[in-house]
RNA sequence: UUCGCCGAGGGGCGCUGCGACCGUAGGGAACUGCUACGGCCAGGCUCGGUGGAUGCCUCGAAUGCAACGGCGCUCAUGACGC
Numbered sequence: 001u002u003c004g005c006c007g008a009g010g011g012g013c014g015c016u017g018c019g020a021c022c023g024u025a026g027g028g029a030a031c032u033g034c035u036a037c038g039g040c041c042a043g044g045c046u047c048g049g050u051g052g053a054u055g056c057c058u059c060g061a062a063u064g065c066a067a068c069g070g071c072g073c074u075c076a077u078g079a080c081g082c
Base pairs, nucleotide, nucleotide: 001053002052003051004050005049006048007047008046009045010075011074012073013072014071015070018044021039022038023037024036025035026034043068
């Protein structure tokens, strides 16, 4: 750096549907990639832990600390005002 899993970022219900994924069809075809329709779909993001892969080069300790997340309704929590 990247892939998988787990956790956290306070919840519930509804709506839309970009990507990914799945299915069908078409085209193409060595592989890869493409188009249309349908299904599903608003933690896919960030941080932490962990197991791999790949890579890099100063390393370690202590202390402190998140930011963001379509629309509508609603609950919880906190602050301020009445």